[in-house]
Model confidence (mean pLDDT): 80 of 100. This is a predicted structure of a 592-nucleotide part of an RNA (large-subunit ribosomal RNA, domain I) from Prauserella isguenensis. It was read from a public genome assembly. The organism belongs to Prauserella, within Bacteria.
Context: one part of a larger RNA
RNA sequence: GGCACAUGGUGGAUGUCUGGGCACUAGGGGCCGAUGAAGGACGUGGGAGGCUGCGAUAAGCCUCGGGGAGUUGUCAACCGAGCUGUGAUCCGAGGAUGUCCGAAUGGGGAAACCCGGCACCCGUGAUGGGGUGUCACCCGCCGGUGAAUAUAUAGCUGGUGUGGAGGGAACGCGGGGAAGUGAAACAUCUCAGUACCCGUAGGAAGAGAAAACACUAGUGAUUCCGUGAGUAGUGGCGAGCGAAAGCGGAGGAGGCUAAACCGUAUGCGUGUCAAGUUGUCAGGCGUUGCGUGUGCGGGGUUGUGAGACCUGCCGUCCAGGGACUGACAUUCCUGGGGAUGGUUUGCAUGGUUAGUGGAACACGUUGGGAUGCGUGGCCGUAGUGGGUGAGAGUCCCGUACGCGAAAACUGUGUGGAAUUGUCUUGGUGGUGUUCUCGAGUAGCAGCGUUUCCGUGGAGGGCGCUGUGAAUCUGCCGGGACCACUCGGUAAGCCUAAAUACUUCCUGGUGACCGAUAGCGGACGAGUACCGUGAGGGAAAGAUGAAAAGUACCCCGGGAGGGGAGUGAAAGAGUACCUGAAACCGUGUGCCU
Numbered sequence: 001g002g003c004a005c006a007u008g009g010u011g012g013a014u015g016u017c018u019g020g021g022c023a024c025u026a027g028g029g030g031c032c033g034a035u036g037a038a039g040g041a042c043g044u045g046g047g048a049g050g051c052u053g054c055g056a057u058a059a060g061c062c063u064c065g066g067g068g069a070g071u072u073g074u075c076a077a078c079c080g081a082g083c084u085g086u087g088a089u090c091c092g093a094g095g096a097u098g099u100c101c102g103a104a105u106g107g108g109g110a111a112a113c114c115c116g117g118c119a120c121c122c123g124u125g126a127u128g129g130g131g132u133g134u135c136a137c138c139c140g141c142c143g144g145u146g147a148a149u150a151u152a153u154a155g156c157u158g159g160u161g162u163g164g165a166g167g168g169a170a171c172g173c174g175g176g177g178a179a180g181u182g183a184a185a186c187a188u189c190u191c192a193g194u195a196c197c198c199g200u201a202g203g204a205a206g207a208g209a210a211a212a213c214a215c216u217a218g219u220g221a222u223u224c225c226g227u228g229a230g231u232a233g234u235g236g237c238g239a240g241c242g243a244a245a246g247c248g249g250a251g252g253a254g255g256c257u258a259a260a261c262c263g264u265a266u267g268c269g270u271g272u273c274a275a276g277u278u279g280u281c282a283g284g285c286g287u288u289g290c291g292u293g294u295g296c297g298g299g300g301u302u303g304u305g306a307g308a309c310c311u312g313c314c315g316u317c318c319a320g321g322g323a324c325u326g327a328c329a330u331u332c333c334u335g336g337g338g339a340u341g342g343u344u345u346g347c348a349u350g351g352u353u354a355g356u357g358g359a360a361c362a363c364g365u366u367g368g369g370a371u372g373c374g375u376g377g378c379c380g381u382a383g384u385g386g387g388u389g390a391g392a393g394u395c396c397c398g399u400a401c402g403c404g405a406a407a408a409c410u411g412u413g414u415g416g417a418a419u420u421g422u423c424u425u426g427g428u429g430g431u432g433u434u435c436u437c438g439a440g441u442a443g444c445a446g447c448g449u450u451u452c453c454g455u456g457g458a459g460g461g462c463g464c465u466g467u468g469a470a471u472c473u474g475c476c477g478g479g480a481c482c483a484c485u486c487g488g489u490a491a492g493c494c495u496a497a498a499u500a501c502u503u504c505c506u507g508g509u510g511a512c513c514g515a516u517a518g519c520g521g522a523c524g525a526g527u528a529c530c531g532u533g534a535g536g537g538a539a540a541g542a543u544g545a546a547a548a549g550u551a552c553c554c555c556g557g558g559a560g561g562g563g564a565g566u567g568a569a570a571g572a573g574u575a576c577c578u579g580a581a582a583c584c585g586u587g588u589g590c591c592u
Base pairs, nucleotide, nucleotide: 001591002590003589004588005587006586007585008584009583015577016542017541020513021512022510023509024508025507026506027505028504029502030501031167032166039101040100041099042055043054044053046079047078049075050074051073061095062094063093064092065091066090070083071082072081106115107114108113116135117134118133119132120131121130122129137164138163139161140160141159142158143157144156145155171202172200173199174198175197176196182189186236212219213218223250224249225248226247227246233241234240254494255493256492257438261298262297263296264295265294266293267292268291269290270289276285277284278329279328280327281326282325283324303472305437306436307435308434309432310430311429312428313427314426317336318335319334320333321332322331323330337424338423339422340421341420342419343418344417345416346414347413348412349411350410351409352408353407355403356402357401361376362375363374364373365372377394378393379383385397386396387395443467444466445465446464447463448462449461450460451459453479474489475488476487477486478485529536530535549576552563553562554561555560
């Protein structure tokens, strides 16, 4: 020096564990904000710091409930001083306070700082000082004033608005909009209207009551799911892309306007002693009519075309007043009654936010310890689960099953009350050379885009440019176009549910992970640390049942050990469960 065996050190694999995570699922909730948010800074405890809570009333204040013996959050003890059956600590509901920054909004600013005006109050002999409130911008509405310019308007100015502003995980809608890739290269094509950027809204959004489909039979707003179907199609007919009707389900809901016509107010034009005056008849009146524009009220809303105007029939709660007078009719206004909807409130009944009751076991034995084993019982609408010194239905918490709310929020039912909106009418006919039925629209042309449709025979939808109609004997569509035929009624608006998502709250489940795994994060983690910055981003869990955490003695300057003691165990000693390997020793044997 090598090998073998034995025995140590180092190291932290493995096993076991879990206060953390992941995925799915059910229910709830689904916006917060100038009444100052989200997020922070700085403070705040008797005693340094981190986390948590809170805000100069600062680990808290008040009220109302629950609860019932200890308690002053945590790392994390120790000391001190308190509180508490006159009910503390703790849990829930409502309220108060809530520094400074932040949309940040009196002005400024290098966020958490600096400096002001005005009103009132406090303090000072006075100034400086302090306190409370208020003072940004934009928009809407209501007044006042008021140019060029007569009426006006702009402007100026005052008041007023729980109007806006900023934040939020995904989901929605709209405006823009790639490339890597695939095509085994690549350009049309694909990826993909995806990623990403911007705007904007809601608890959902969007869509939505046929100018729709269909095809000689019919359906009857929209949305979502299954099927139709990887079909019909489209496609350097390559790669690929890819419907619809119909059928089966979820859900189910329909409404309001524009116009014609009437009334009223007002502007403009025009006209004047004959037009007009609700209808008829009669009698009166007579400085008011006609055309046109606008506002408001009535009317009206449809495709077996509808409505207006004119004219029948049926029906139409009551009272008062008006429309020049009287009669009849018609119509308008006001009030009451009736019908119906919204809001608030009451009542009833559920849910959520604290809680509460809740069955049934002993002995022997091994052991440090019984939940093990043995024997004999018991409960069960409860033998899910967790804890307890080892596998516990019967020890503890719970579980099954019941019970419970002063207050707040919320669902459903009911009209009891208050308030407010709408209706009080309509229905059904007839007549017609009358009027209306959404215009820079439809259509057409050019160029794009979308749909399964890549220019194709290319319709339909949408956009830009140009041109540019008609009003029901009208217009659009049924995939060029024409005829016939069928369906519909554009160019205005609103609309619940079925659907999407999950930052958040509660419960459940797992052939999900178990500390190099599982979230980056089981631990003072978006921390330490790195970077000018945008940004990047760790490592780190386990004594024991219980600290019982080794009094005392010895060696040593200490570190660290040896005794003694605790404990079941110290070869469990705060470098602590188990403690593999690499690596480093010691002892013995053999070989050299």